[in-house]
RNA sequence: GAGCUCGUAGCUCAGUGGUAGAGCGUUCGGCUUACAUCCGAAAGGCCGGGGGUUCAAUCCCCUCCGGGCUCA
Numbered sequence: 001g002a003g004c005u006c007g008u009a010g011c012u013c014a015g016u017g018g019u020a021g022a023g024c025g026u027u028c029g030g031c032u033u034a035c036a037u038c039c040g041a042a043a044g045g046c047c048g049g050g051g052g053u054u055c056a057a058u059c060c061c062c063u064c065c066g067g068g069c070u071c072a
Base pairs, nucleotide, nucleotide: 001071002070003069004068005067006066007065010024011023012022013021018055026042027041028040029039030038048064049063050062051061052060
């Protein structure tokens, strides 16, 4: 320098056009003498930045940034 791929909650990941979910973790409550386990609830993300297409974009297109792999 070129190609491919990934970027979504604190962490690991779903979600392939119709205003975003799970598991673990955190907080609160229940249970217990107490802790753990278990049960219930809540908080937490404007989806890496910018632009475009569309009535509507996490999703499609362009560009930039960052991580990984391959080639030179």

The RNA shown here (transfer RNA) has 72 nucleotides and comes from a bacterium. It matches the Rfam family "tRNA". Its family is annotated with triplet codon-amino acid adaptor activity in the Gene Ontology. The coordinates come from a structure-prediction model, not an experiment, and the mean pLDDT is 82.